[in-house]
RNA sequence: GGGCGAUUAGCUCAGUGGUAGAGCGUCUCGUUUACACCGAGAAGGCCGGGGGCUCAAUCCCUCCAUCGCCCA
Numbered sequence: 001g002g003g004c005g006a007u008u009a010g011c012u013c014a015g016u017g018g019u020a021g022a023g024c025g026u027c028u029c030g031u032u033u034a035c036a037c038c039g040a041g042a043a044g045g046c047c048g049g050g051g052g053c054u055c056a057a058u059c060c061c062u063c064c065a066u067c068g069c070c071c072a
Base pairs, nucleotide, nucleotide: 001071002070003069004068005067006066007065010024011023012022013021018055026042027041028040029039030038048064049063050062051061052060
């Protein structure tokens, strides 16, 4: 330098055009003498950044950034 992939909650990941989800973690309540387990509930996201297409974008197009792999 060229090609491909990834970026969504604290962590690991779903979600392929129409109200953003799960598991684990955190907090609260119940239970217990107490802790843990278990049960119930809650908080936590402007979906890496800019622009575009569209009535509507996490999703499609484009540029940039970061990370990873391959080729030279």
The prediction has a mean pLDDT of 81.
The RNA shown here (transfer RNA) has 72 nucleotides and comes from a Candidatus Yanofskybacteria bacterium.